[in-house]
Molecule: transfer RNA
Organism: Candidatus Moraniibacteriota bacterium
RNA sequence: UGCGGGGUGGAGCAAUUGGCAGCUCGCGAGGCCCAUAACCUCGAGGUUGGCGGUUCAAAUCCGCCCCCCGCAA
Numbered sequence: 001u002g003c004g005g006g007g008u009g010g011a012g013c014a015a016u017u018g019g020c021a022g023c024u025c026g027c028g029a030g031g032c033c034c035a036u037a038a039c040c041u042c043g044a045g046g047u048u049g050g051c052g053g054u055u056c057a058a059a060u061c062c063g064c065c066c067c068c069c070g071c072a073a
Base pairs, nucleotide, nucleotide: 001072002071003070004069005068006067007066010025011024012023013022019056027043028042029041030040031039049065050064051063052062053061
């Protein structure tokens, strides 16, 4: 420098022809128990990497940029 893959709550990942952003773990509170773990219920936590564009509507499509991984030189 070119090509490919990726960036979504604290962590790991979904969201499949554009239509309310979810799951597991973790965290907090409550329940259960003699007690703890386990289990059950509820809750907090997200400007979907950034800035623009298209659209009634963008995590998703388009452009530029940033970061990570791989391949080639």